RNAcentral holds the full RNA, with entries from ENA. This is a predicted structure of a 687-nucleotide part of an RNA (large-subunit ribosomal RNA, domain II) from Cosmarium elegantissimum.
Context: one part of a larger RNA
RNA sequence: GCCGGCGACUUAUAGGUAGUGGCCUGGUUAAGGCGCAAAGCCGGAGCCAUAGCGAAAGCGAGUCUUUCUAGGGCGAAUGUCACUACUUAUGGACCCGAACCCGGGUGAUCUAACCAUGGCCAGGGUGAAGCUUGGGUGAAGCCAAGUGGAGGUCCGAACCGACUGAUGUUGAAAAAUCAGCGGAUGAGCUGUGGUUAGGGGUGAAAUGCCACUCGAACUCGGAGCUAGCUGGUUCUCCCCGAAAUGCGUUGAGGCGCAGCGGUUGACUGGACGGCCUAGGGGUAAAGCACUGUUUCGGUGCGGGCUGCGAAAGCGGUACCAAAUCGAGGCAAACUCUGAAUACUAGGUUAGUGUAGGUCAGCCAGUAAGACGGUGGGGGAUAAGCUUCAUCGUCAAGAGGGAAACAGCCCAGACCACCAGCUAAGGCCCCUAAAUGACCGCUCAGUGGCAAAGGAGGUGAGAGUGCAAAGACAGCCAGGAGGUUUGCCUAGAAGCAGCCACCCUUGAAAGAGUGCGUAAUAGCUCACUGAUCGAGCGCUCUUGCGCCGAAGAUGAACGGGACUAAGCGGUCUGCCGAAGCUGUGGGAUGCCCUCCCAGAUGGGAGGGCGUCGGUAGGGGAGCGUUCCGCAGACGGGAGAAGCAUCAGUGCAAACAGGUGUGGACGAAGCGGAAGUGAGAAUGUCGGC
Numbered sequence: 001g002c003c004g005g006c007g008a009c010u011u012a013u014a015g016g017u018a019g020u021g022g023c024c025u026g027g028u029u030a031a032g033g034c035g036c037a038a039a040g041c042c043g044g045a046g047c048c049a050u051a052g053c054g055a056a057a058g059c060g061a062g063u064c065u066u067u068c069u070a071g072g073g074c075g076a077a078u079g080u081c082a083c084u085a086c087u088u089a090u091g092g093a094c095c096c097g098a099a100c101c102c103g104g105g106u107g108a109u110c111u112a113a114c115c116a117u118g119g120c121c122a123g124g125g126u127g128a129a130g131c132u133u134g135g136g137u138g139a140a141g142c143c144a145a146g147u148g149g150a151g152g153u154c155c156g157a158a159c160c161g162a163c164u165g166a167u168g169u170u171g172a173a174a175a176a177u178c179a180g181c182g183g184a185u186g187a188g189c190u191g192u193g194g195u196u197a198g199g200g201g202u203g204a205a206a207u208g209c210c211a212c213u214c215g216a217a218c219u220c221g222g223a224g225c226u227a228g229c230u231g232g233u234u235c236u237c238c239c240c241g242a243a244a245u246g247c248g249u250u251g252a253g254g255c256g257c258a259g260c261g262g263u264u265g266a267c268u269g270g271a272c273g274g275c276c277u278a279g280g281g282g283u284a285a286a287g288c289a290c291u292g293u294u295u296c297g298g299u300g301c302g303g304g305c306u307g308c309g310a311a312a313g314c315g316g317u318a319c320c321a322a323a324u325c326g327a328g329g330c331a332a333a334c335u336c337u338g339a340a341u342a343c344u345a346g347g348u349u350a351g352u353g354u355a356g357g358u359c360a361g362c363c364a365g366u367a368a369g370a371c372g373g374u375g376g377g378g379g380a381u382a383a384g385c386u387u388c389a390u391c392g393u394c395a396a397g398a399g400g401g402a403a404a405c406a407g408c409c410c411a412g413a414c415c416a417c418c419a420g421c422u423a424a425g426g427c428c429c430c431u432a433a434a435u436g437a438c439c440g441c442u443c444a445g446u447g448g449c450a451a452a453g454g455a456g457g458u459g460a461g462a463g464u465g466c467a468a469a470g471a472c473a474g475c476c477a478g479g480a481g482g483u484u485u486g487c488c489u490a491g492a493a494g495c496a497g498c499c500a501c502c503c504u505u506g507a508a509a510g511a512g513u514g515c516g517u518a519a520u521a522g523c524u525c526a527c528u529g530a531u532c533g534a535g536c537g538c539u540c541u542u543g544c545g546c547c548g549a550a551g552a553u554g555a556a557c558g559g560g561a562c563u564a565a566g567c568g569g570u571c572u573g574c575c576g577a578a579g580c581u582g583u584g585g586g587a588u589g590c591c592c593u594c595c596c597a598g599a600u601g602g603g604a605g606g607g608c609g610u611c612g613g614u615a616g617g618g619g620a621g622c623g624u625u626c627c628g629c630a631g632a633c634g635g636g637a638g639a640a641g642c643a644u645c646a647g648u649g650c651a652a653a654c655a656g657g658u659g660u661g662g663a664c665g666a667a668g669c670g671g672a673a674g675u676g677a678g679a680a681u682g683u684c685g686g687c
Stems, first nucleotide, its partner, number of pairs: 001687006011091013026048003032042003052059002062074004094232002097229001101222006112196009121186001123155003126151001130147006159183003163180005198214001200210003207216001235621006245258005259366002261363008272351001273349007285337001286335002291331009302320002304317005369394010399410003414585004419581003425575003428560003434572001436571006447562001453547002457544010474531001476529003480504003486498002510525001514523002586611011622676001624673006633665002641660005647654002
């Protein structure tokens, strides 16, 4: 891992509600007794009901409050006993699961420390004290050599340890192996026997060690501790079908009230939509009348600076500036104004009418939501961000589209069909359907990612100027004189810089547009003529394109490919879904008719509607084991079980044939449950 068996809402008592039944001359017994007996009989104590109100005395269809004959509160009754279902409470209370806490014991054969008694440490080096001899001294100290053999001394086996690396890591091994490494006469190592025990011991101290267990051993018990947490919770079909919100407590949970679901009953005639009428509002927008804010201008209280003056005071001012006037802005906490929607009320009206609504009883689940659109707050007008409001979808929704893609677009799946029509979206091929029609645009593979910004890309429109008295562009010619203007300067001559910017001749020509020179020179432009011969220049609006454009596979159309098979517009046809239709079938709710039974029940036919579904509610069934009817019925002329074949039922499942098997067993009507397995790192067994 697979297969098989086992494996989770039980049970007792009590309360509530519903259903069914008995009695209602109210119902009923409990313990207990009689009895073969769970039968039956007895047992009336007690319980519920029959009257309430008040704290109570008490009064009583009333009573309490109260001065009250007022008002107000609560009342003026309808059962009871069983059984069944659901639910609640108390118990382990659906099942499995802690880490812990407490009590009694068992452990020092591991290990820590200690006690008693034994054992062990190859070999080599170093060479303390002391001593001896010699020297030395008055004698010593002292010096030298020798001897000697000290040391938590040195090197290094055994032995003890464990610093590094590799291997090993389902190992040879639940800590080892290999190569190196530390101590190795000591605070050394070690055998045997013994002592200390868990609220404890021992500890050269690491919370270490106390039998592969240690921030409190192990074992049994309290104990099925508790777990708001994780996981699991077993047959079928039918009907309905949520929530992820408010307040408080809280913060993975629970409860109350409210909201949303189911179911039962009663009541209601309304509910949803359209239209009309009547409302209140202060949002969007807008505005500046208020509150604030803000720019410019005019006037200029007051201030600053300043003149005169001894001061008072009188003046000046291109500074600041209150207030006011004019013009122009801004506001969630501004409003002289003010929508659309929404909401409220009334009227009217279409369709459905089995719908909807209200109330009550019982039973829930939910109270971690997600994304999208719209309106806001927070954030950075960031987030697949966060928090509200409102609508949608998902959640709990399949189908078609978006290549793929819970939340987007279309559309809500009872079943069947090799029938039809459509939606979104599509119609060259992959790939169902137009290589459809017409009018434009685009040349960028734009389409098929992106901004500020940039550009004689190109289409459309608007305005304006010049132009046959000849425009625009090109070509030819001129582009002069006073003058090298003046200043400045080494120089400054149109052209370093400063000021001025005149006059003349002329068709025209600047005291000069650019290049150039040391300065001149030279080239050129403005301007003019000639030539040419028809449009040219500028501005704005707009369509589609271009650049801007650097990332990790080629990877920014699903692909092929496309110049339309791209973009905009007009038109027709077709494809396309579980939508709609057609045909057949089923279930269910209500209504109608009929039949059976005669009680509310059952059946048949028809009509109309409905039949996605998680949590959850309701309904109807199938199967398993055992029991009763039952000493009935089937069974060696072959039971159960197993295998297989072909069938039936919407399904759970079921009956039949054949084979195997070799002794029990099916159906019917009832009853009772250890009653259904795929999941729980489930459990036991097998492989």